Predicted 3D model of a 599-nucleotide part of an RNA (small-subunit ribosomal RNA, 5' domain) from Mastigias papua.
Its Rfam family is "Eukaryotic small subunit ribosomal RNA". A reference for the family is Yusupov et al. (2001), "Crystal structure of the ribosome at 5.5 A resolution", Science. Rfam links the family to the GO terms structural constituent of ribosome and ribosome. The family is grouped with related families in Rfam's "SSU clan".
NCBI's taxonomy places the organism under Eukaryota, Metazoa, Scyphozoa, Mastigiidae, Mastigias.
[in-house]
Context: one part of a larger RNA
RNA sequence: UAUGCUUGUCUCAAAGAUUAAGCCAUGCAUGUCUAAGUAUAAGCACUUGUACUGUGAAACUGCGAAUGGCUCAUUAAAUCAGUUAUCGUUUAUUUGAUUGUACCUUUACUACAUGGAUAACCGUGGUAAUUCUAGAGCUAAUACAUGCGAAAAGUCCCGACUUCUGGAAGGGAUGUAUUUAUUAGACUAAAAGCCAAUACGUGCGCUCCGUGUCAAAGCGGCUGUGCACGUUCGUGUGGUGAUUCAUGAUAACUUCUCGAAUCGCAUGGCCAUGCGCCGGCGAUGUUUCAUUCAAAUUUCUGCCCUAUCAACUGUCGAUGGUAAGGUAGUGGCUUACCAUGGUUACAACGGGUGACGGAGAAUUAGGGUUCGAUUCCGGAGAGGGAGCCUGAGAAACGGCUACCACAUCCAAGGAAGGCAGCAGGCGCGCAAAUUACCCAAUCCCGACACGGGGAGGUAGUGACAAGAAAUAACAAUCCGUGUCUAUAUUCUAGACGCGAAAUUGGAAUGAGUACAAUUUAAAUCCUUUAACGAGGACCCAUUGGAGGGCAAGUCUGGUGCCAGCAGCCGCGGUAAUUCCAGCUCCAAUAGCGUAUAUU
Repeated sequence: UAUGCUUGUCUCAAAGAUUAAGCCAUGCAUGUCUAAGUAUAAGCACUUGUACUGUGAAACUGCGAAUGGCUCAUUAAAUCAGUUAUCGUUUAUUUGAUUGUACCUUUACUACAUGGAUAACCGUGGUAAUUCUAGAGCUAAUACAUGCGAAAAGUCCCGACUUCUGGAAGGGAUGUAUUUAUUAGACUAAAAGCCAAUACGUGCGCUCCGUGUCAAAGCGGCUGUGCACGUUCGUGUGGUGAUUCAUGAUAACUUCUCGAAUCGCAUGGCCAUGCGCCGGCGAUGUUUCAUUCAAAUUUCUGCCCUAUCAACUGUCGAUGGUAAGGUAGUGGCUUACCAUGGUUACAACGGGUGACGGAGAAUUAGGGUUCGAUUCCGGAGAGGGAGCCUGAGAAACGGCUACCACAUCCAAGGAAGGCAGCAGGCGCGCAAAUUACCCAAUCCCGACACGGGGAGGUAGUGACAAGAAAUAACAAUCCGUGUCUAUAUUCUAGACGCGAAAUUGGAAUGAGUACAAUUUAAAUCCUUUAACGAGGACCCAUUGGAGGGCAAGUCUGGUGCCAGCAGCCGCGGUAAUUCCAGCUCCAAUAGCGUAUAUU
């Protein structure tokens, strides 16, 4: 695990894995709306609702449907476990930051707001038929498209003009994202010299200005500048163990990404009184960075049996290199060109497996052995293979497209399908439950406090296992018996026990029946609880055994090596301790026997 007999109570509870990852009628299992995307329903409800009142079917739009649930067919360095890595990548959502540069030679331009559709709707239709759809007529957007704007400074390039050692009006470019190239992203042993550069001082020369003069000389100012000497100042550099990292800059590039023409609730302030300016709290959306939820690859080590498997791989990628392509990204992942490698007796390669892996389970002194389909984690799969769309995410199957195998409806032209989801049916078998109720709990999804959920919960079936523990207790009497006390010695009396009884007695209870409460989404059960509810003939315990192993009969009747029992040894041939029965007894007990697997 299955099965046989038996079964009163309460709790808990596995359950079509094994055989056929075989096939499936029917029903359901994934949908979703807030003040806040779109309402002219010829829908409803009232009535201040005349562009828009409230509610609101349908439909468009958005999100979800990649989670969950099921199963274990494949799969043996594969999965998986522990341990690494991503300086080798993607990430819807969540949360935190972030998003003034848009036009193009710049007086007449929509920015108080641009364009064209389409569904629902209305009407005309087609087909035997479907969650099939055609044609005509409308009308929306956070659908689909298009498209303006606001600072200052700085930097780079060009540069009219100019007193050319120098100065410079003016013009252009400069958001973010993409692709490519370049560049910064530093560093310390010390000293000296040289060059460049900032500021200052001293001396000399030139120029300019003032004073002065008929003119000079002289004096002063340093306006500018050259040379020499001396002194001085400041440079800017994030992170890692480590980068071509973060970040910045320059030149270009682009089927030019984003930079809000959106919605709700409040309505206020300022005077220039204008079709004026400014303004709150949210919702949704958006770019980039981080975060979160993850994912995808990845390092090291580890797996059952087998040598009646000893060599395997490899121009059809086997092992490595270079380059390109492809990918989210690494990589023979693919292609081209090269090289000739790579694994193996420490068992490669091949075969088998009633093999998904692990956490774990049973057993066990220790070491071990066996199991692990199954509720948690990871993987794989949806009849078999393959391919793909959408999307942040799928090689998705309660998505699509073929093929194969099944198989449904048909008016024969065509159409539709995938329960290893929950129930249920057939089949298979030793082998496994209801076509029930509910979203109340736990959580998940959605535009969401409101809807949905066979996830999940609740009942039903259920001797898979597991736990608690009724089927009587007490007393008197009678009988049997033990010990003790007194009489010390019997008779006897008393005390304390034990056992049995077709005797008697009242007490106590639940099983069951049941008002009610409670329980619960609603119930049931449990728990409380009125009222009923125990005397042997019930409210009656069974299953196996009684030669040994192994606990308990030298009882009776039947049978007569027959029938049968017996795991094994054995029993049975006329006194059977073993068969079939009766009685008695033993073991476990609401359970016990049998078969099988395993320790």